This is a predicted structure of an 87-nucleotide RNA (c-di-GMP-I riboswitch aptamer) from an uncultured Gammaproteobacteria bacterium.
The sequence was found by an Rfam model in a public genome assembly.
Model confidence (mean pLDDT): 80 of 100.
It matches the Rfam family "c-di-GMP-I riboswitch aptamer". Gene Ontology term of the family: cyclic-di-GMP binding.

[in-house]
RNA sequence: AAUAAACUAAGCCAAGUUUGGUGCGAGCCAAGUACGGAAAGCCACAGGUCUUGAAAAUUUUAAUUUAAAGAUGGCUGGGUUGCAUUU
Numbered sequence: 001a002a003u004a005a006a007c008u009a010a011g012c013c014a015a016g017u018u019u020g021g022u023g024c025g026a027g028c029c030a031a032g033u034a035c036g037g038a039a040a041g042c043c044a045c046a047g048g049u050c051u052u053g054a055a056a057a058u059u060u061u062a063a064u065u066u067a068a069a070g071a072u073g074g075c076u077g078g079g080u081u082g083c084a085u086u087u
Base pairs, nucleotide, nucleotide: 004087005086006085012037013036016033017032018031019030020029021028022027035074041080042079043078045077046076047075048072049071050070051069052068055066056065057064058063
């Protein structure tokens, strides 16, 4: 220096939830607290799941479906970058 495994120690992130803000919505941001995580750092390429202002179709005028757009990296795969201890 590189690779693999584990998570003793010191650290790191932060689910859900509370408060405030933001979006039509799924959700996102900040502060608090920790469920958990060895990439729970980053990326929407592939798949999954979720949302729907407007458009089109069906039709019981209020719902459903389609496409499109969006969300989700703590859903999975993949890409990419990286720290500490021990072997």